The RNA shown here (c-di-GMP-I-UAU riboswitch aptamer) has 77 nucleotides and comes from Cryobacterium sp. It was read from a public genome assembly, where an Rfam model found it. The source organism's lineage runs through Bacteria, Bacillati, Actinomycetota, Microbacteriaceae and Cryobacterium. Its Rfam family is "c-di-GMP-I-UAU riboswitch aptamer". The literature on the family includes a 2017 paper in Proc Natl Acad Sci U S A by Weinberg et al., "Bioinformatic analysis of riboswitch structures uncovers variant classes with altered ligand specificity". The prediction has a mean pLDDT of 91.
RNA sequence: CACGAAAACGGCAAACCCGGCGUAAGCCGGGGACGCAAAGCCACGGGACCCAAUGCGGGUCAGCCGGGUUACCGAAC
Numbered sequence: 001c002a003c004g005a006a007a008a009c010g011g012c013a014a015a016c017c018c019g020g021c022g023u024a025a026g027c028c029g030g031g032g033a034c035g036c037a038a039a040g041c042c043a044c045g046g047g048a049c050c051c052a053a054u055g056c057g058g059g060u061c062a063g064c065c066g067g068g069u070u071a072c073c074g075a076a077c
Stems, first nucleotide, its partner, number of pairs: 003074002011036002016031006034063001040069003044066003047061005
């Protein structure tokens, strides 16, 4: 550097519910755990979704895929 067995210290938090923000997709806080070895972060590519529209477009999702980047532990290859 790569990799992901066993364990250890821990971590995150789906659906759904409550409160709030947003036209909306969705986001924030609380509850809650389906799961996750990056389910940490990034909208660069693909994709899906929302808004607008005559046209130019604007936005959301990283727990959809790819990629980038940082990171705990430590077997085999």